[in-house]
Large-subunit ribosomal RNA, domain I from a biogas fermenter metagenome, 544 nucleotides, folded computationally. Rfam family: Bacterial large subunit ribosomal RNA. Its family is annotated with structural constituent of ribosome and ribosome in the Gene Ontology.
Context: one part of a larger RNA
Order: sequence, then structure tokens, then C1' cells
RNA sequence: GGCGUACGGUGGAUGCCUAGGCACUAAGAGCUGAUGAAGGACGCGACUAACAGCGAAAUGCUUCGGGGAGUGGUACGUACACAAAGAUCCGGAGAUAUCCGAAUGGGGCAACCCAAUGCUGGUAAUGCAGCAUUACACACAAGUGAAUAAAUAGCUUGUGAUGAGGCAACCUUGCGAAUUGAAACAUCUUAGUAGCAAGAGGAAAAGAAAGAAAAAUCGAUUCCCUGAGUAGCGGCGAGCGAAACGGGAAGAGCCCAAACCGACCUUAGGGUCGGGGUAGUAGGACCACGAUAUGGGAUUAAAGAAGACUAGUUGAAUGGCAUUGAAAGGCCAGCCGAAGAAGGUGCAAGCCCUGUAAACGAAAGUUUGAUUUACCCUAGUGGUAUCCUGAGUACGGCGAGGCACGAGAAACCUUGUCGGAAUCAUCCAGGACCACCUGGAAAGGCUAAAUACUCCUUAGUGACCGAUAGUGAACCAGUACCGUGAGGGAAAGGUGAAAAGAACCGCUGGCGCGGAGUGAAAUAGAACCUGAAACCGUAUGCUU
Repeated sequence: GGCGUACGGUGGAUGCCUAGGCACUAAGAGCUGAUGAAGGACGCGACUAACAGCGAAAUGCUUCGGGGAGUGGUACGUACACAAAGAUCCGGAGAUAUCCGAAUGGGGCAACCCAAUGCUGGUAAUGCAGCAUUACACACAAGUGAAUAAAUAGCUUGUGAUGAGGCAACCUUGCGAAUUGAAACAUCUUAGUAGCAAGAGGAAAAGAAAGAAAAAUCGAUUCCCUGAGUAGCGGCGAGCGAAACGGGAAGAGCCCAAACCGACCUUAGGGUCGGGGUAGUAGGACCACGAUAUGGGAUUAAAGAAGACUAGUUGAAUGGCAUUGAAAGGCCAGCCGAAGAAGGUGCAAGCCCUGUAAACGAAAGUUUGAUUUACCCUAGUGGUAUCCUGAGUACGGCGAGGCACGAGAAACCUUGUCGGAAUCAUCCAGGACCACCUGGAAAGGCUAAAUACUCCUUAGUGACCGAUAGUGAACCAGUACCGUGAGGGAAAGGUGAAAAGAACCGCUGGCGCGGAGUGAAAUAGAACCUGAAACCGUAUGCUU
């Protein structure tokens, strides 16, 4: 030196665990803000750095309920307090709520600086202090008021729970890529995706046929299944890709404009308000006859049975023996069960604790809401001479876009531009176009449900993870740290049943260690469960 054995050091794998995550289910909730939000800054404790809580009334105040013995958060110390005259704690309602922030008196490098007006306090007086108000836009009202006579613009004041800002996804609209694929690439694709912007709601959008169709059919919209990877589109490449029928979920229909009548105003054109009226088998106005009932309500308001939520309450049944540090495991003998879900307790507990089944409970607030009342809407028959029925619209040319459909035979929808109808004996559509036939009534509007999503609340589930996993984050994490900045972004869990966390003695500057003591265990000693390997030693056998 090598190989082996024993015992260690180092290291933190593995096993076990879970305080945290992940995915989903069922309900709920689906907004918030000038009555100042979301989010922050700075403060508040006897001692207080941080987190959490709170706001100069600051670790809390008032009140109404619950609850019933300890309490002053994490946090285990000292002191001082509070509490059966019911504290701490839990829930409802309220008060307070510095400064910044839409930030709004003006300014500003957020959490700062500087005011004006009124009232109050104070000073001999000035300075000073406190409270309130003072942004802009819009709506309404009033006052004032130019060029310019009347007027108007403008200005001022008042009123307004008006607007502004925030918010995970879902929704609508506007703008709108590229990587990529086509094995290159340009039409095409990726994709109307990502992204940006605006806006809204608990859903949004769509929606009561100028429809679908081809059965003498159906009858608003939306969503699912199917139709169907079909019909089609396509450098007919890559790829893109319907619809109707059929089966389901849900189900709901309405209101204006106009004609006509009336009132008021009028620049004499008409305007405003009220009635009327809303259709496709055309309907309405108008005329004639008849009627005052019936039915409904998605809107509004009030009352409101009953239920739910926001604290809680009751809640069955076991003892002994031995082992052990400890019994819940073993043995013996019982019991309850509308409760043998689960968690905890010194080991494995139906009967020890919390619970579970079952049952009960609200002063206050929120919510659903049967029902009632108010309120609102709602009718026919016949006639057809006249009037009305959405115009720079429909439609056409040119240029685009959307439709599964790339200009194609290209209908249909939208429209930048230029033209430009008809008026019910009318007009549009049925995939060029024409005829016939069929379906419908554009150029105004509203409309629940079935559908989408989950920042959030409650209850629960898992052939989901178990600390290099699972969220980036089980731990004081969007932290430390990096970056001028936008932004990037960690590592880090486990003593023990209980701190019983090692008094005291010794060595030492200290760290550390040896005794003593605690403990079942200290090779469980805080660098703390287990403690693999690499790596480093000590001792020793064999060998060189």
C1' cells in the first nucleotide's frame, strides 16, 4: 500500500408522517366604489422587531343575541389587570376609521407641500389651533348675461346615494399578428387565435320569420345528441368543413312609428302631449252592429304564511386483570346502536374526548317566497270607396368583408363609393337568371328559461401528490436575492407522550466535552425521527 472485518465521522437518500396543495361534486354567491373602494403607507401593546388584529375612540368602543369559566392573538416570560353584577370568545347591527390611492381645494418625486371661505377656540394683537366646505363632466332648476334690439352663446349658484376607479374566468364589440403547416414559398394555414382597446351582466349574446323547406310540412331564440368528417370549399395541395330533417333540454310572447281623433303651441311647413294601433288567411284607420266581461302579468309598490343562511343546543353505551414508559392491542366479563363517518387521547377505542345518527334553536340582519291588495295589459262580427303600414331604404354598378363556400354558375348578409325604386292590383325569398308554384312582410324596439364561467362561501369526495412530489410558495413567499427597469425569482417541514429543553460539579477564552440529573429511549440534546451511498478515519486479520 491492497483486500477484508469491527467501530466511528461526514452526508441526508430511504421509510413513516402531514400542517399544504391538486382535481372535482352539490348548493350558495356572482359584484364593489365620491356615505371615498380595491390596494397600500404610517401608526396603536407595560415591556413589542415581525406576522395577525385594529385606527389618534387605534391589540379596541356601543348595543342586541349565543355561551358559561377562565382570560389579556401567534408567544410558552415578568409585572399589572379583567371575570358568576357573566369576562375572554362566537354571531347580528352600529360607532370610530390618520395619510396615500378614482383622489376630487391647488400642487406633487404616492403616503408629502401649500391654501381659500364660513364657524368655533385662543392671543393685548398678529401668528396659531379645531371643524366643515371648495375638482371635473353630465342631468335638472334658477339667476345673470356679450358681439347684437329681442334673443342666444357664455358665466354663476343650487340640487343629484348621477358618472369616474377596482375586479379571476365567462360574454359582446372594435383593432388584429407571427412563429407554425404546406416537408421550400407567395394564395392558403396557424386564426379572427394570441395580443391591445371599449363595454356589460350574473350571466352575456340571440330571439318572435321579408324563416326553414318542398311534406298540401314545420312554426321565435339558445344549448346538447345525431346528421357527418357527410354535402361542399381547397396552389382540388396542406388543409378547411356546414345546414335542414330527426331525438332531447327549456319554453313566452310583446311594445312602438304611421293613418285617424283631441288638447296646447306654431315661423302656418308643422311640432309636443294624450287617445288609437301593431298585421300576412294581410292588418289597422274609417263606417255599421255588439260588449263593460274574461283572462293574464316578465313591470311596479306594499303586506306577508312558511322555509333557508349568518352564533348555537341536546345527543346512547365499559369495567376488570396482566404486559408496557404509556393500552386504545391481549385475556375475562358486559353494553349502545336512527349513532360501527371521522379526528384526538402516552400503542390499534362504537361505549374516554370532540363528534356522528336523530332532534331542536335567533333579539338582529340577509334571502327565497305561497298568498293578498294596489297597479298594468287584454275582446268580437260584418263592410270595403278612401287613408296608413318604418327611403337616400330595397335594389343595381364598382371595391371589400362575412357566410364551411379562396370570384366561382355565387345566391344570401354587411357596406366604402356612384346611382336609385315600388307602396298591397305592392314587395322580398326559395344558391346565377326567367316563368310557374310555395314561403314570408325588410328598412323601429323589448323579451325570462334551457347555455358559459368560478376571484369567493359552505359541505363533501378522490385506484390525486406526499417535501427534488403537490401551487412558485406545507416554513412570516411573490419573501430573500438578481435587474436602471419591464421583469425574473429561490432554498428552507419532523426532539419528545409531555420541555420533563439538562439544576449542580469539572476541563475551556469560547465552542465543545466529561460527570450528575430528566426521559421508555439522549447514538431522541435542540446542527435533535429513521439515518443509505459517495467521501474520510481508528483498530485489527491476511497479504505485498

Its mean pLDDT, the model's own confidence on a scale to 100, is 86. The RNAcentral record of the full RNA draws on SILVA.